A computed fold for a 541-nucleotide part of an RNA from an activated sludge metagenome, annotated as large-subunit ribosomal RNA, domain I. Rfam family: Bacterial large subunit ribosomal RNA. Gene Ontology terms of the family: structural constituent of ribosome and ribosome. Model confidence (mean pLDDT): 83 of 100.
Context: one part of a larger RNA
């Protein structure tokens, strides 16, 4: 070297208990009534997980369920259960210490308190209860200091910290491209910081529009990569206007009235504060006259149907017969179908389970709609007069937002210095200027259509199938690192432990029999590939 046969050794097949990605639906915050999280307990035995919490794998009440059960997870010993156990669902109760953590402290799960009560073997020990701060309101006491104030109690009420990702607002980058680079871009991203909420932010024209008109906001889809813009590089990038989702509009301020306090006057009277009625738009309103009943109301309350979540329930239809360890395969010969989706049972089951269509159901808790009621709003007319949001609007200079880089730059915000009108008024319409249109700032609130997915429930895949698929087939574990952090591996016996009684070698491990199984698949257990090791033999040097 070759051939045969072991061994090892884990690769390949096949499987899936875990993942991925996606539909459609729900649901969307929790928390000083102690929260996310976490220590430590809790079992007759109990290390770890999972419950639970000194009332600790558990306690009550109400439904559901109907034979069994005492978690993973066996044993042993001891219990429950058709007088309904265990189980599932609502809805209580209990809930140690830590942790915003909150009587103080602190090296988290530990120590010390004070005060009212109570128990007790009456000094000691236990138990409950209260006691942190910061805002706001209200009261009460009160300094230097006369009144007053500051300060301090004391009573109610909110905050306070967690959360995937989703929004708002402050804040804010470099790499990159520009084929270098500075204006520019990356990008108002990433990082940061503070707030909210099941959404959040916008929101009822001082918009648009073009001479015809529309009528809050959002979101899509055109328009359109057009129009612009831009070291006119490199990029950036509307809008009107159509189609469409969805639809919803309210409340203040003021004018005038009144009440009430308070100042100012000799007094009428005025003036200021609160408070209550009026009043809300550009076709006003207040005033002043007429006029009373028919219509509207997203957001509130109530009460009544209805549906809908949180357990569950009913649910067709098949047998023989040869293999065979087993039939669901084959043969025969039936039957159900509003079920022939699936998975499971000793091979491949429309008729064997559990399920599937289609129906059926709720003591108790939530949710949603419509409905009627409360309950709110409230019509015409006349123009003298009086109200309509001021350091605002606008302007000068700095700045930033707009597709728009200053530019011929309107438009909106910000700093700074000036600083109007008053309905016969003001603001737009891309400088400005007239004329014309339209609207009417300088308070406020508003569902829907939208944005995501930590969490439910169905469900689907020309996704994975144990080096793949989340890092994890249960793991942020083992373990590494003062730390922040970093971070694995590990799946398969059989249909069913039937997991090898006995017996022989051996200290054992381990063999030999001997029994189970279809099969040793024998627990280092499914198939067992290769490297590499070893036996035996051929050949060759």
């Nucleotide at each position: 070297c070759g051939u045969a046969g072991a061994g090892u050794g884990a690769a390949u097949g096949c499987c899936u208990u875990g993942g991925c990605a996606u539909u459609g639906g729900g649901a969307g915050c929790c928390g000083a009534a102690g929260a996310a999280g976490g220590a430590c307990g809790u079992g007759g035995u109990u290390a770890a997980c999972u419950g639970c919490g000194a009332a600790a794998a558990g306690c009550u009440g109400c439904g559901g369920g109907g034979a069994g059960u005492c978690g993973u997870a066996a044993g042993c010993a001891g219990a429950c259960a058709u007088u309904g156990a265990u189980c599932c669902g609502c809805a209580g109760a209990u809930g140690u210490c830590c942790g915003a953590a909150u009587g103080g402290a602190g090296c988290a799960a530990u120590c010390c308190g004070c005060a009212u009560g109570g128990a007790g073997g009456u000094a000691g020990u236990c138990c409950a209860u209260g006691c942190a701060u910061c805002c706001a309101u209200a009261a009460g006491u009160g300094a230097a200091u006369c009144c007053a104030u500051a300060g301090c109690u004391u009573a109610u009420g909110g905050a306070g910290g967690g959360g995937a990702a989703c929004c708002g607002c402050c804040u804010g980058a470099a790499c990159u491209g520009a084929a270098a680079c500075a204006u520019c871009u990356a990008a108002g991203u990433a990082g940061g910081g503070c707030g909210a909420g099941g959404a959040a932010g916008a929101g009822a024209a001082a918009u648009c529009a073009a001479a015809c008109g529309a009528g809050a906001u959002u979101u899509c889809g055109u328009a359109a990569g057009u129009a612009g813009u831009g070291g006119c590089g490199a990029g950036c990038g509307a809008a009107c206007g159509c189609g469409a989702a969805a639809g919803a509009g309210g409340c203040c301020a003021a004018a005038c009235c009144a009440a009430u306090a308070g100042a100012a006057g000799a007094a009428a009277u005025u003036c200021u504060g609160u408070u209550g009625g009026g009043g809300u738009u550009a076709c006003g309103g207040a005033c002043u006259g007429c006029g009373g009943a028919a219509a509207g109301c997203a957001u509130u309350c109530u009460u009544u149907u209805u549906c809908u979540u949180u357990a569950g329930c009913u649910g067709a239809a098949c047998g023989g017969u040869a293999u065979g360890g087993g039939a669901a395969a084959g043969c025969c010969g039936a039957c159900c179908g509003g079920a022939g989706a699936a998975u499971g049972u000793g091979a491949u089951a429309g008729u064997c389970a559990u399920g599937u269509a289609a129906g059926c159901g709720a003591a108790a808790a939530g949710g949603a709609a419509a409905a009627a009621g409360a309950g709110c709003u409230g019509g015409c007319a006349g123009g003298a007069u009086c109200c309509a949001g001021a350091g605002u609007a606008c302007c000068g200079c700095g700045g930033g937002a707009c597709a728009c880089g200053a530019g011929g730059a309107a438009u909106c915000c910000c700093g700074u210095g000036g600083g109007a009108a008053g309905u016969c008024g003001g603001g737009g319409g891309g400088a400005c200027c007239a004329c014309c249109c339209u609207c009417c700032a300088a308070g406020c609130c508003u569902a829907a259509a939208u944005a995501c997915u930590a969490c439910c429930c169905a469900a689907u895949g020309a996704c994975c199938g144990a080096u793949a698929g989340c890092g994890a087939a249960a793991a942020g574990u083992a373990c590494u690192g003062u730390g922040a952090a970093g971070g694995a591996a590990c799946g398969g016996u059989g249909a069913a432990a039937a997991g090898a009684a006995c017996c022989c070698c051996g200290g054992g491990a381990g063999g030999g029999g001997a029994g189970u199984g279809a099969a040793a698949a024998g627990a280092a257990c499914c198939u067992g590939a290769a490297a590499c090791u070893c036996u035996a033999u051929g050949c060759u040097u």